[in-house]
RNA sequence: AACCAUCUUGCGGGAGAGAGUGGCCAUGGCAAAAAUUGUGGCUGCCGCCGAAGGCGCAACACGCCCGGAAUCGCUCAGGCAAAAGGACCACAGGAGGGGG
Numbered sequence: 001a002a003c004c005a006u007c008u009u010g011c012g013g014g015a016g017a018g019a020g021u022g023g024c025c026a027u028g029g030c031a032a033a034a035a036u037u038g039u040g041g042c043u044g045c046c047g048c049c050g051a052a053g054g055c056g057c058a059a060c061a062c063g064c065c066c067g068g069a070a071u072c073g074c075u076c077a078g079g080c081a082a083a084a085g086g087a088c089c090a091c092a093g094g095a096g097g098g099g100g
Base pairs, nucleotide, nucleotide: 003098004097006095007094008093009092010091012089013088018046020045021044022043023042024041025040026039027038028037047080048079049078053076054074055073056072060067
């Protein structure tokens, strides 16, 4: 020096599932009121998704306890038009290690 993961920056890619429904409130449209309707917030109910985060564990390890992975499982959290978010992946750098 090559190379190896880890963290990090930039850029690109990146799935699933009801724009469900009731109530209340705010606000816009029509001069005003009512009704109706658009948008937003809070909340109840029903259905669903798994790829932020979180939780669970087989082999194995240990004298015992503690331990022990995932894109697996759960669905607490989150999410179910678009946008946003998004595990993870590719490329280009950076950092501290390993390596020799």

This is a predicted structure of a 100-nucleotide RNA (Glycine riboswitch aptamer) from a Gammaproteobacteria bacterium. It matches the Rfam family "Glycine riboswitch aptamer". Rfam describes the family as follows. This family represents the bacterial glycine riboswitch. Taxonomically the source falls in Gammaproteobacteria (Bacteria, Pseudomonadati, Pseudomonadota).